[in-house]
RNA sequence: GCGGGGAUAGCUCAGUUGGUAGAGCACUUGACUGUGGCUCAAGUGGUCGCGGGUUCGAAUCCCGUUCCUCGCCCCA
Numbered sequence: 001g002c003g004g005g006g007a008u009a010g011c012u013c014a015g016u017u018g019g020u021a022g023a024g025c026a027c028u029u030g031a032c033u034g035u036g037g038c039u040c041a042a043g044u045g046g047u048c049g050c051g052g053g054u055u056c057g058a059a060u061c062c063c064g065u066u067c068c069u070c071g072c073c074c075c076a
Stems, first nucleotide, its partner, number of pairs: 001072007010025004019056001027043005049065005
């Protein structure tokens, strides 16, 4: 340099016609308990990597770009 995959909650990850952004764990509160843990109930938490475009409407489609990862090519 060329090509593939990836970036979504604090962490690990889903998201199937373009139509209200989700799960588990973690965290907060409550119940339970002498305290803690376990268990149960409720809740908080998101510029969907960034910029732009298409569209009534974009995590999703298009263009550009940053980072991570895998492979290939060139030089030494």
Transfer RNA from a Planctomycetota bacterium, 76 nucleotides, folded computationally. Its Rfam family is "tRNA". The family's RNA type in Rfam is transfer RNA. Lineage of the source: Bacteria > Pseudomonadati > Planctomycetota.